[in-house]
């Protein structure tokens, strides 16, 4: 210097004029409201609604089943499918990145096409042996015929090493062995079993032994472990107004009786995410529907500084700060100047890179809170760190 990788921060500043909105205070006004002063006023993603919660209601509170989710170790957290750390696997020269990372010997299913054959499979081309039927060449022989070599057809038997098909073919490479082959035997690798050492653990290293029972797929159904009520701020509270509400029976008590009140039992009705069990309520300050307006509505698992513990995520302590709350939806517009980025000109410089300053032109990404918070994912302008890796050059 170039390329890569990882990470934090920023997302324009200042002034003037005009405009909007919230809070606090003063004054005027019956009130609506007006006026003055002080202070505040969109994001790193506010987005997607993908997860987890806080909060509200069902509801005063459960069990089973089921639904859904997660899936290597150890941790963090209010919690999570998030984050940190480590192990293993894959990619990359590397820094680093990614992981849907439990179980295929509980069971079921699937592996198209091609191929002989896709899981206790099997022979398309081949290789070998035996029998049989011819052929060619050479040689011996007078001939018939014998011997040898090569090759063809066919029947039976052996074979799964070589070739072919495929994403994948019942371990791989090599040596020996065989009629030809084959873990048939051996060496190494791989695999199974049993130990040893290191580690909290996932796992790592290595030893002994066995020729060694069988592919893949669970982002297929399933099995195992752990977790798991529902609905949602259009929740809900208040609210003008409206509607509705058991039967039989036992005991006690009041009563002349009809009947009233209280306690209990049976049945029926309703509620509790679907189902079952259980539980609660059923004449009252009860249940259901519910306008406008108001509340919910912004002080929080909150931000920042410092110290301590921890590799870290984070935790503890202490000090300090208050940093939007609209309601069809405010947080803006104009001007000036500075700054940032890009291009060009001029100057310096041996050239290039570069440099501060000067001039001119142009540019500002993705994008707007709506109950709040912790994450993930997606979109995106420009700057920074030589933090780390690789390559090149110079000293």
């Nucleotide at each position: 210097g170039a390329a890569g990788u990882c990470g934090a921060a920023c997302a324009g500043g200042u002034g003037a004029u005009c405009g909007c909105u919230c809070g606090c205070g003063g004054c005027c006004g019956c009130a609506a409201g007006g006026u003055c002063g002080c202070g505040g006023g969109a994001g790193g993603a506010a987005a997607g609604u993908c997860c987890g919660g806080g909060c509200u209601c069902c509801a005063a509170a459960g069990g089973g089943c089921g639904u859904g989710g997660u899936g290597c170790u150890g941790g963090a957290u209010a919690a999570c499918g998030u984050c940190c750390u480590g192990u293993c696997a894959g990619g990359g020269u590397a820094a680093c990145c990614u992981g849907a990372a439990g179980g295929a010997a509980a069971g079921u299913g699937c592996c198209a096409c091609a191929g002989a054959a896709a899981a206790c499979a099997a022979a398309c081309c081949g290789c070998c042996g035996c029998g049989u039927c011819g052929g060619a060449c050479g040689u011996c022989g007078a001939a018939a015929g014998g011997c040898g070599u090569c090759g063809g057809g066919u029947g039976c038997g052996g074979u799964a090493a070589g070739g072919g098909u495929g994403a994948a073919a019942c371990g791989g490479u090599g040596c020996g062995g065989u009629a030809a082959g084959a873990g048939c035997g051996c060496a190494c690798c791989g695999g199974g079993g049993c130990g040893u050492c290191g580690g909290a653990g996932a796992c790592g290293a290595g030893g002994c032994u066995c020729g060694c029972a069988c592919g893949g797929u669970a982002a297929a159904c399933c099995c195992c472990a752990c977790c798991u009520g529902g609905a949602g701020c259009a929740a809900g509270a208040u609210g003008a107004g409206g509607g509705g509400u058991c039967g039989c029976u036992u005991c006690g008590u009041c009563g002349a009786a009809a009947g009233g009140c209280g306690a209990g039992g049976c049945g029926c009705g309703g509620g509790u995410g679907a189902c079952c069990c259980g539980c609660c309520c059923g004449a009252a300050u009860c249940c259901c529907c519910g306008g406008a307006g108001u509340c919910g509505c912004u002080u929080g698992a909150g931000g920042g500084g410092c110290g301590c513990g921890g590799c870290a995520a984070c935790g503890c302590g202490u000090c300090u700060c208050c940093c939007a709350g609209a309601g069809g939806a405010a947080u803006g517009a104009u001007c000036a100047u500075c700054g940032c980025c890009g291009c060009g000109c001029a100057a310096g410089g041996g050239c290039a890179a570069c440099u501060g300053c000067g001039c001119g032109c142009g540019g500002g990404a993705c994008a707007g809170a709506a109950c709040c918070c912790g994450g993930c994912u997606u979109a995106u302008g420009g700057u920074c760190g030589u933090g780390c890796u690789u390559c090149g050059a110079c000293a």
The prediction has a mean pLDDT of 77. Bacterial RNase P class A from a Deltaproteobacteria bacterium, 395 nucleotides, folded computationally. Of the family's consensus pairs, 98% are formed in the model.